[in-house]
């Protein structure tokens, strides 16, 4: 310095759910909580999922209503590129 992760040590993150505000939803922000997490640190690059507004399409007297689409979302879903703490076997 690379792997590699301990009944180590110094610590960090913060699910579920609850209020707040945001958004069409999914989801996300901060407060408070604490499932767990060796990157549960950052990136939407490849995949999967989640939504379904705008838009097309079918019904239909209109209207709703279903169906398909991500250009939105998740990085605590999985690869994948960076980047990092200590240092037992």
């Nucleotide at each position: 310095c690379c792997u590699c992760g301990a009944u180590a040590a110094a610590g960090g993150c913060a699910a579920a759910c609850u209020c707040a505000u945001u958004g069409a939803a999914a989801g996300a922000u901060g407060a408070g909580g604490a499932c767990g997490c060796a990157a549960a640190g950052c990136u939407a690059c490849g995949g999967g999922u989640c939504u379904a507004a705008c838009g097309c399409a079918u019904c239909a007297c209109c209207a709703a209503a279903u169906g398909c689409u991500a250009u939105g979302a998740c990085c605590g879903c999985c690869g994948a590129g960076c980047u990092g703490c200590c240092g037992a076997a």
Molecule: c-di-GMP-I riboswitch aptamer
Organism: Filobacillus milosensis